Description: The prediction has a mean pLDDT of 78. The RNA shown here (c-di-GMP-I riboswitch aptamer) has 97 nucleotides and comes from a Candidatus Bipolaricaulota bacterium. It matches the Rfam family "c-di-GMP-I riboswitch aptamer". The family is grouped with related families in Rfam's "c-di-GMP_I riboswitch clan". NCBI's taxonomy places the organism under Bacteria, Bacteria candidate phyla, Candidatus Bipolaricaulota. It was read from a public genome assembly, where an Rfam model found it.
RNA sequence: CCUUGAAAAAGGCUAGGUUAUUGAGAAAUAACCACGCAAAACCACGGGUCUUCUCAACUUCAAUUCAUCCCCCCGAGAAGAAAGCCGGGUUGCCAGG
Numbered sequence: 001c002c003u004u005g006a007a008a009a010a011g012g013c014u015a016g017g018u019u020a021u022u023g024a025g026a027a028a029u030a031a032c033c034a035c036g037c038a039a040a041a042c043c044a045c046g047g048g049u050c051u052u053c054u055c056a057a058c059u060u061c062a063a064u065u066c067a068u069c070c071c072c073c074c075g076a077g078a079a080g081a082a083a084g085c086c087g088g089g090u091u092g093c094c095a096g097g
Base pairs, nucleotide, nucleotide: 002097003096004095005094012037013036016033017032018031019030020029021028022027035084041090042089043088045087046086047085049081050080051079052078053077054076055075
């Protein structure tokens, strides 16, 4: 330096839940327990997921004209969220080869 692995040793992180605070929301922070994790360390480049707003589409009623209303799903754009979904980039403890 490369690779394999978590059996051992030293450690580390924290799903979910509860409480409090912040936020429109997804969610975040702190404390407690620990589902699990060999990168569950860091980044947010690609795909996917979630939130908010806008547009489009669609339906119904009314109508001389003008106007008004329109949930959910799906489509597009913008701004956000997490990333322990997959891929990608960077760094790293121990042991074996």